[in-house]
Purine riboswitch aptamer from a Bacillota bacterium, 102 nucleotides, folded computationally.
It matches the Rfam family "Purine riboswitch aptamer". Rfam's curators write: Riboswitches are metabolite binding domains within certain messenger RNAs that serve as precision sensors for their corresponding targets. Allosteric rearrangement of mRNA structure is mediated by ligand binding, and this results in modulation of gene expression. A class of riboswitches that selectively recognises guanine and becomes saturated at concentrations as low as 5 nM. In Bacillus subtilis, this mRNA motif is located on at least five separate transcriptional units that together encode 17 genes that are mostly involved in purine transport and purine nucleotide biosynthesis. It has also been shown that some members of this family are specific for adenine instead. Hence this family are termed purine riboswitches. Its Rfam clan is "Purine riboswitches".
The prediction has a mean pLDDT of 79.
NCBI's taxonomy places the organism under Bacteria, Bacillati, Bacillota.
């Protein structure tokens, strides 16, 4: 010097937070179980897999499509979350890491 762990919560320094843009995750997807509903309907609980990933896993419209059954499919817009990158703005208040000690 680096790295891991611990003490300590104690200083200068230094980075960073909140917005807006991109980019990567994830397809705001898929799987099951129980229940429900029937063409003026097509939902509602729960559980799981998906991400070198915390979270989330929904809402609105369009269309098919099922001849009363138990079963849905296609599409279209519209996000938060997590890293990382760039950009405007503000400014020494605050907070959080680094730091110092062993």
């Nucleotide at each position: 010097g680096u790295c891991a762990a611990g003490a300590u919560g104690a200083a200068a320094a230094c980075c960073g937070u909140g917005c807006c843009c991109c980019a990567u995750a994830u397809a705001a997807u898929c799987c099951c179980g129980a229940g429900a509903a029937u063409a003026u309907g097509g939902c509602u609980c729960a559980g799981g897999a998906g991400u070198c990933u915390c979270u989330a896993c929904c809402c609105a419209g369009c269309g098919a499509c099922c001849g009363u059954a138990a079963a849905u499919c296609g599409u279209u817009g519209g996000a938060c979350u997590a890293u990382g990158g760039g950009g405007a703005a503000a400014g020494u208040g605050a907070u959080g890491g680094u730091g110092c000690c062993u």